[in-house]
Model confidence (mean pLDDT): 81 of 100. The RNA shown here (transfer RNA) has 73 nucleotides and comes from archaeon ADurb.Bin336. Rfam family: tRNA.

RNA sequence: GCCCUAGUAGCUCAGUAGGUAGAGCGCCCGGCUGUUAACCGGUAGGUCGAAAGUUCAAGUCUUUCCUGGGGCG
Numbered sequence: 001g002c003c004c005u006a007g008u009a010g011c012u013c014a015g016u017a018g019g020u021a022g023a024g025c026g027c028c029c030g031g032c033u034g035u036u037a038a039c040c041g042g043u044a045g046g047u048c049g050a051a052a053g054u055u056c057a058a059g060u061c062u063u064u065c066c067u068g069g070g071g072c073g
Base pairs, nucleotide, nucleotide: 001072002071003070004069005068006067007066010025011024012023013022019056028042029041030040031039049065050064051063052062053061
């Protein structure tokens, strides 16, 4: 230098014919219990790595860039 791959909530990830952003764990509140843990219920939390383009509509398609991982030279 070129190619592939990943980047979505605090963490691990889903969202695969473009159509309201989700799960588990964790945090917080409550229930249960003599207490803790476990268990049960609930709340909050993300403008989806950055910027642009296409579209009525983009996490998803296109372009450039950034970061991690892998490969080739």
Description: It was read from a public genome assembly.